A computed fold for a 73-nucleotide RNA from Clostridiales bacterium UBA1779, annotated as transfer RNA. NCBI's taxonomy places the organism under Bacteria, Bacillati, Bacillota, Clostridia, Eubacteriales. Its mean pLDDT, the model's own confidence on a scale to 100, is 82. It was read from a public genome assembly. It matches the Rfam family "tRNA". It is annotated as a transfer RNA.

RNA sequence: GCUGGUGUGGCUCAGUCGGUAGAGCAGCUGAUUCGUAAUCAGCAGGUCGCGGGUUCGAAUCCCACCACCAGCU
Numbered sequence: 001g002c003u004g005g006u007g008u009g010g011c012u013c014a015g016u017c018g019g020u021a022g023a024g025c026a027g028c029u030g031a032u033u034c035g036u037a038a039u040c041a042g043c044a045g046g047u048c049g050c051g052g053g054u055u056c057g058a059a060u061c062c063c064a065c066c067a068c069c070a071g072c073u
Stems, first nucleotide, its partner, number of pairs: 001072007010025004019056001027043005049065001051063003
């Protein structure tokens, strides 16, 4: 330098042919307990790597860039 893959709450990931962003764990509150853990109920937390484009509408399609991984040279 070229090619491919990945990037989504604190962490691990889902979200497939465009139509209001989710789960588990972690966190907080409450219940339960003599108390802790466990269990149960609830709550909060994400401009979907960044910038453009297409579209009535983009995490999703297109372009460029950034980071990481792999291969080729």